[in-house]
The RNA shown here (transfer RNA) has 76 nucleotides and comes from an Ignavibacteria bacterium. Rfam family: tRNA. Gene Ontology term of the family: triplet codon-amino acid adaptor activity. The prediction has a mean pLDDT of 81.
RNA sequence: GCGACCUUAGCUCAGCUGGCAGAGCAAAUGACUCUUAAUCAUUAGGUCGGGGGUUCGAGCCCCCCAGGUCGCACCA
Numbered sequence: 001g002c003g004a005c006c007u008u009a010g011c012u013c014a015g016c017u018g019g020c021a022g023a024g025c026a027a028a029u030g031a032c033u034c035u036u037a038a039u040c041a042u043u044a045g046g047u048c049g050g051g052g053g054u055u056c057g058a059g060c061c062c063c064c065c066a067g068g069u070c071g072c073a074c075c076a
Stems, first nucleotide, its partner, number of pairs: 001072007010025004019056001027043005049065005
């Protein structure tokens, strides 16, 4: 340099054919009793990497950019 894939909650990840953004863990609060804690319940937590486009409607489709992973090429 070329190609493919990835980027969604603090972390790890789902999200079907474009139609209400979710789970586990972590956190906070409460209950409980087996008390450095466990268990149960509840709550909070999101510019869906950034920008633009298509559409009645975009996490999802198209384009550009950024970051990452892998492969290939180059490095006479």